Annotation:
Transfer RNA from Hylaeus volcanicus, 73 nucleotides, folded computationally. Its mean pLDDT, the model's own confidence on a scale to 100, is 81. The sequence is in RNAcentral, with records from Ensembl Metazoa. Its Rfam family is "tRNA". Rfam describes the family as follows. Transfer RNA (tRNA) molecules are approximately 80 nucleotides in length. Lineage of the source: Eukaryota > Mandibulata > Neoptera > Hymenoptera > Nesoprosopis.
[in-house]
């Protein structure tokens, strides 16, 4: 100095022919209970690491940045 591979909710990850992001756990209510737990039900919580680009539309396709982790010299 080059390459690859990773970056989505508090954590842990799913998301492939480019069409308006899920789930577990975990919070927060409620139901249940003499009363916690544990079960059951809703909800909230994401500018998909950042930036530019191609498109009618971009997590997703392209460049450039930044972070990790990995191999080469």
């Nucleotide at each position: 100095g080059c390459c690859u591979u990773a970056u989505u909710a508090g954590c842990u990850u799913a998301g492939u022919u480019g069409g308006u992001a899920g789930a577990g756990c975990g919070u927060u209510c409620g139901c249940u209970u003499u009363g916690u737990a544990a079960g059951c039900g809703a909800a909230a919580g994401g500018u998909c690491a950042c930036u530019g680009g191609u498109u009618c539309g971009a997590c997703u396709c392209c460049g450039g940045u930044a972070u990790a982790a990995g191999g080469c010299u």